c-di-GMP-I-GGC riboswitch aptamer from an uncultured Chromatiales bacterium, 97 nucleotides, folded computationally. It matches the Rfam family "c-di-GMP-I-GGC riboswitch aptamer". Gene Ontology term of the family: cyclic-di-GMP binding. Its Rfam clan is "c-di-GMP_I riboswitch clan". The sequence was found by an Rfam model in a public genome assembly. The prediction has a mean pLDDT of 85.
[in-house]
RNA sequence: UCGAACAAGGGCAAACCUGUCGAAAGGCAGGGACGCAAAGCUACCGGUCUAAGGCUAUUCCCCCUGGGGAGAUGCUAGGACAGCGGGGCCGCUCAAC
Numbered sequence: 001u002c003g004a005a006c007a008a009g010g011g012c013a014a015a016c017c018u019g020u021c022g023a024a025a026g027g028c029a030g031g032g033a034c035g036c037a038a039a040g041c042u043a044c045c046g047g048u049c050u051a052a053g054g055c056u057a058u059u060c061c062c063c064c065u066g067g068g069g070a071g072a073u074g075c076u077a078g079g080a081c082a083g084c085g086g087g088g089c090c091g092c093u094c095a096a097c
Stems, first nucleotide, its partner, number of pairs: 001096001003094002011036002016031006034083001040089003044086003047081004053076003059070005
C1' cells in the first nucleotide's frame, strides 16, 4: 500500500421487550442477537423519515364586498437517521507485496 480466504484475541448489536427523554422522527440505559472488517467518529453532498413552531389551500367564523381571524390531509425553518449511498478523519488482527 492492498485485501479479508484462514487463525487468534476480541468488538459492535437489527427486530422485539422494559424503563426514560422527545410533539414526532428518533435518542439514551437494560435485556436480546438479525447481521457487521470499520455496524468507530463526522450531517459536508445526495437520499429517507419527522414537522411541536411558521406559511397557507379547501373550509369555517366575524365585520361586510373588501378586509380581519381560525386553520391541514399541503409546503416549510428546524430536527432525526453514520445499520441507505458517497466524501472527510482515525483504527485492531492476519495475509500478500